[in-house]
RNA sequence: GCCCGUGUAGCUCAGACGGAUAGAGUGUCGCGCUACGAACGCGAAGGUCAGGGGUUCGACUCCCUUCACGGGUA
Numbered sequence: 001g002c003c004c005g006u007g008u009a010g011c012u013c014a015g016a017c018g019g020a021u022a023g024a025g026u027g028u029c030g031c032g033c034u035a036c037g038a039a040c041g042c043g044a045a046g047g048u049c050a051g052g053g054g055u056u057c058g059a060c061u062c063c064c065u066u067c068a069c070g071g072g073u074a
Stems, first nucleotide, its partner, number of pairs: 001073007010026004019057001028044005050066005
């Protein structure tokens, strides 16, 4: 250089064929429980879906491009 893959919450990830208020676990915070903690129960906050364009009535999802990371290859 070329080819392939990945990029979604602090972290690990799910989101078949385009349409749900974008979710789970974990972590964080609050409350309950407890003599105090841990564990457990209940609740809450937390997201430019890597950036930019395009297609479409509608895009996390399709197309183009850029960036980051991983793998393959002469």